[in-house]
RNA sequence: GGAGCCGGCCGGGUGGCCGCGGCCCGGCGACGGGUCGAGGAAAGUCCGGACUCCACAGGGCAGGACGCUGGGGAAAUCCCAGGCGGGGCGACCCGCGGAAAGUGCAACAGAGAGCAGACCGCCACCUGCGCCGGAGACGGCGCCGGAGGUAAGGGUGAAACGGUGAGGUAAGAGCUCACCAGCGUGCCGGGUGACCGGUGCGGCUAGGUAAACCCCGUCCGGAGCAAGGCCAAGCAGGGGGCACGGGCUGCCCGUCCGCAUUGCCCCCGGGUAGGCCGCUAGAGGCGAGCGGGAACGCUCGUCCCAGAUGGAUGGCCACCGCCGACCCGCUUGCGGGGAGGCACAGAAUCCGGCUUACAGGCCGGCUCCUGUU
Numbered sequence: 001g002g003a004g005c006c007g008g009c010c011g012g013g014u015g016g017c018c019g020c021g022g023c024c025c026g027g028c029g030a031c032g033g034g035u036c037g038a039g040g041a042a043a044g045u046c047c048g049g050a051c052u053c054c055a056c057a058g059g060g061c062a063g064g065a066c067g068c069u070g071g072g073g074a075a076a077u078c079c080c081a082g083g084c085g086g087g088g089c090g091a092c093c094c095g096c097g098g099a100a101a102g103u104g105c106a107a108c109a110g111a112g113a114g115c116a117g118a119c120c121g122c123c124a125c126c127u128g129c130g131c132c133g134g135a136g137a138c139g140g141c142g143c144c145g146g147a148g149g150u151a152a153g154g155g156u157g158a159a160a161c162g163g164u165g166a167g168g169u170a171a172g173a174g175c176u177c178a179c180c181a182g183c184g185u186g187c188c189g190g191g192u193g194a195c196c197g198g199u200g201c202g203g204c205u206a207g208g209u210a211a212a213c214c215c216c217g218u219c220c221g222g223a224g225c226a227a228g229g230c231c232a233a234g235c236a237g238g239g240g241g242c243a244c245g246g247g248c249u250g251c252c253c254g255u256c257c258g259c260a261u262u263g264c265c266c267c268c269g270g271g272u273a274g275g276c277c278g279c280u281a282g283a284g285g286c287g288a289g290c291g292g293g294a295a296c297g298c299u300c301g302u303c304c305c306a307g308a309u310g311g312a313u314g315g316c317c318a319c320c321g322c323c324g325a326c327c328c329g330c331u332u333g334c335g336g337g338g339a340g341g342c343a344c345a346g347a348a349u350c351c352g353g354c355u356u357a358c359a360g361g362c363c364g365g366c367u368c369c370u371g372u373u
Stems, first nucleotide, its partner, number of pairs: 001369010012320007020037007039344001043355002046353005051224004063220005068082005083096005097215002102213002104209002119154002121150003125146002128143006162180006181205001183202008228277004237268007244258005284303008321342003326337005
């Protein structure tokens, strides 16, 4: 200098004017002043919780989620560390129960794709023919056909039922043997454990797929802040009082009735519109110390940091910052000007994760290649 890997962070700044929402103060009020006012993802709503209401004797079936080991964490499809397998020269990245319990599935190519398969090849046998040798019996070679053996070799494929060598055989084959790989199993050693190392034995070999059914293990009630609670206009309902009307009774009192015949007032329960609570101080942020390899935990100090409900958090201008098509100048790699652009997105009960989107930029650690000293 070039190419890359991993982790963390920022994601325009300052000022002025106008505007919006919450809270506080002043004011009878109109209004004025002060203060606070989106994110790293507020998003997707994928996972887990807090909180609220409903349901709930016990057990089973069905269904769903998860799945190496240890630790962390309220929990988790989360995080840290480790193990094993795979990829990369490497920094590093990706994956994770069981396929020798059973069932199923696998395009194309290929003869054959699951206790497979004979297309070419190889091998011996049978019938026939041809040629050669031989006096003959017969032997040898080749070819057509038939019925077989063979998984060594060729060919197809992502994958063809371990690899190398020797023995063996008509030719071959774990058919047998040695070594190697792999699997199962016993013992010894290390590790908390996943697992690793060594050694003996065994049959010689067991393909893939479980985000196919399935098996094993663990866990699992439902709905969600439009949860849920409080107050409660009007209308309708129930009760009472007064007035009015009617009956007893011609009148007064009293009493009864009033959906066919009302008016006013009061009370009651449920509850609509509407209002309030839930509602934002929390598994909280920042800093320091201590423990731990890390995730993380403990202690102390300090701070208050959006709460809207047709839903505020915005707009304009100026300067600066970054990028910059293009233009100009020359001293040819520098200087000057410059249209335009500055992302993704946006709270709605809250929190922990995961995933996805993101113009441009900063910081730290590490790897590989090349050059110079």
This is a predicted structure of a 373-nucleotide RNA (Bacterial RNase P class A) from an Actinomycetota bacterium. Rfam family: Bacterial RNase P class A. About the family: Ribonuclease P (RNase P) is a ubiquitous endoribonuclease, found in archaea, bacteria and eukarya as well as chloroplasts and mitochondria. The model forms 94% of the base pairs in the Rfam consensus. The prediction has a mean pLDDT of 79. The RNAcentral record of the sequence draws on ENA. The source organism's lineage runs through Bacteria, Bacillati and Actinomycetota.